[in-house]
């Protein structure tokens, strides 16, 4: 120097956006309520459409967020085996560093700090 491997899962969040529930605004049909002599107006249910610059509940969510177990290392004990170490199993206690990052595409109803991707790139 260069090549390669290795970097798990779950649950919250931060952020997303509209499939589905709500909300809202709109149609015109029908009940039923109140009013009016009526007409007609209101109000409430059904039904379609629309809107996320609609708080929100499903929903999806981070390698560079949080937690938690896990694999990995490191050490003392304990078991069988062995001359003995090493290798296996189990219990405890530590450890698990660092991490600036595009455009642009992709998925699902859409989007996204999710995949491309610890990319490309910059120190």
């Nucleotide at each position: 120097a260069c090549a390669g491997g290795c970097a798990g899962u779950g649950g919250c969040u931060a952020g997303g956006g509209u499939u589905c529930c709500g909300g809202c605004c709109g149609c015109a049909a029908u009940c039923g309520g109140u009013u009016u002599c009526a007409c007609g107006a209101u109000c409430g249910g059904u039904g379609c459409g629309g809107c996320g610059a609609c708080u929100g509940g499903u929903c999806c969510g981070a390698g560079a967020g949080c937690u938690a177990c896990a694999c990995c290392c490191u050490g003392a004990c304990c078991g069988g085996u062995c001359a003995a170490c090493a290798g296996c199993g189990g219990u405890c206690a530590g450890g698990u560093a660092c991490a600036c990052g595009g455009c642009g595409g992709g998925a699902c109803a859409a989007a996204a700090g999710c995949c491309c991707g610890g990319g490309a790139g910059a120190c």